[in-house]
Molecule: Bacterial RNase P class A
Organism: Halarcobacter bivalviorum
RNA sequence: AAGGUACAACAGACAAUAGCUUGAGUUUCUCAAGAGGAAAGUCUGGGCUGCAGUGAAGCAUGGUUCCAUUUAAAGAAUGGCUAGGGUAACCUAAGGGACAGUGCAACAGAGAGUAGACCGCCAAUUUAUUUUGGUAAGGGUGAAAGGGUAGGGUAAGAGCCUACCAGCACUUUAAGUAAUUUUAGUGGCUAUGUAAACCCAACCAGCAGCAAGAAGAGCUUGGUAAUAAGCUUCACGCUAUUGUUCUUCGCACGAUUGCUUAAGUAAUUUAGCAACAAGAUAAAUUAUUGUCAAAUACAAAAUCCAGCUUACAGUUGUACCUUCUUC
Numbered sequence: 001a002a003g004g005u006a007c008a009a010c011a012g013a014c015a016a017u018a019g020c021u022u023g024a025g026u027u028u029c030u031c032a033a034g035a036g037g038a039a040a041g042u043c044u045g046g047g048c049u050g051c052a053g054u055g056a057a058g059c060a061u062g063g064u065u066c067c068a069u070u071u072a073a074a075g076a077a078u079g080g081c082u083a084g085g086g087u088a089a090c091c092u093a094a095g096g097g098a099c100a101g102u103g104c105a106a107c108a109g110a111g112a113g114u115a116g117a118c119c120g121c122c123a124a125u126u127u128a129u130u131u132u133g134g135u136a137a138g139g140g141u142g143a144a145a146g147g148g149u150a151g152g153g154u155a156a157g158a159g160c161c162u163a164c165c166a167g168c169a170c171u172u173u174a175a176g177u178a179a180u181u182u183u184a185g186u187g188g189c190u191a192u193g194u195a196a197a198c199c200c201a202a203c204c205a206g207c208a209g210c211a212a213g214a215a216g217a218g219c220u221u222g223g224u225a226a227u228a229a230g231c232u233u234c235a236c237g238c239u240a241u242u243g244u245u246c247u248u249c250g251c252a253c254g255a256u257u258g259c260u261u262a263a264g265u266a267a268u269u270u271a272g273c274a275a276c277a278a279g280a281u282a283a284a285u286u287a288u289u290g291u292c293a294a295a296u297a298c299a300a301a302a303u304c305c306a307g308c309u310u311a312c313a314g315u316u317g318u319a320c321c322u323u324c325u326u327c
Base pairs, nucleotide, nucleotide: 001323002322003321004320005319006318007317008316009315010314012292013291014290015289016288017287018286020034021033022032023031024030025029036298040309041308043307044306045305046304047303048209049208050207051206053236054235055234056233057232058231059230061205062204063203064202065201066080067079068078069077081095082093083092084091085090096200097199101198102197103194104193105192118139119138120135121134122133123132124131147165148164149163150162151161152160166190167189168187169186170185171184174181175180213249214248215247216246217245218244219243225242226241227240256275257274258273259272260271262269263268
């Protein structure tokens, strides 16, 4: 200097004028605040509210799946292990089980799983590779064909035997909380892949949702019926509720935010100090002008919070990897 990888921040600020909503006050005015990093998706987990059911067992349905930690919780996050990709920094994983069972693997091929004899090789036999038997080392087909290489042995061959290697099983050394990595030995045990196919195993899961729900004031008025949160069994227990209009509450002080301290690789947690940052309800959160600037893309709160996913113009910054050049 060029190319790349990972992460973070901003996404308007200040002033004046006019206007809207909420709160407070010394109240016809003054002061303070007022739509995002995703407010989107409605994917996941909760807080909160309500529920005549509660407990136990079983079934169904759905979800998760390597190890540890963190969290209110989780399928999220952080760190690690293993496998794959990349020269690398890094990225991805729907990461348990194929010896419980079932299914699928077209075509080709003799044969695709207690699977096989097409060509070939060997032996006997025959006029004759004719007929019979042995074989799976060589060839062919295929994505994949009964571990691989070499030697011995054999009629010809074969883990039939031997050596080395690979896998598997059992035992073992060292490191680690663990997943796992590593060391050594014994055994000829060596019959594919696929579960993001059905399935099996372990663990988890009550339902509905702020239009949840609570209170008040009215209007109407009748009775039967309905509801009571997946199913079955057992035990215990219970008799409540119901239509409609308006107003108020729920309503933002919360698993909150900022700074510092301590612990930790980190996510995160401990302690201290400080702060209160929209609450509308036919729906407020704005408009104009001036200055600054790299300056606009995606886009608009409705119960709240924590994550994930998606959309996106431009700028700034940090660390790391590779290549080239110079000292």